[in-house]
RNA sequence: GCGGAUAUAGUUCAAUGGUAGAAUGUGAGCUUCCCAAGCUUAGGAUGCGGGUUCGAUUCCCGUUAUCCGCU
Numbered sequence: 001g002c003g004g005a006u007a008u009a010g011u012u013c014a015a016u017g018g019u020a021g022a023a024u025g026u027g028a029g030c031u032u033c034c035c036a037a038g039c040u041u042a043g044g045a046u047g048c049g050g051g052u053u054c055g056a057u058u059c060c061c062g063u064u065a066u067c068c069g070c071u
Stems, first nucleotide, its partner, number of pairs: 001070007010024004018054001026042005047063005
């Protein structure tokens, strides 16, 4: 320098163009003499910038970061 893959909640992962979910963690409450465990509940995210579309995590372009391969 060229090509490819990936980027979603604090963490690990889903989501076939139509309200972005789960597990775990965190806060609050219940339970218990206390702790642990258990139950209920709350908050929290689409790397960034554009385009297409009535509507984009999803499709297209660029860019950033990481990883892999080629030279």
Predicted 3D model of a 71-nucleotide RNA (transfer RNA) from an Alphaproteobacteria bacterium. The sequence was found in a public genome assembly. Its mean pLDDT, the model's own confidence on a scale to 100, is 82. It matches the Rfam family "tRNA". Rfam classes the family as a transfer RNA.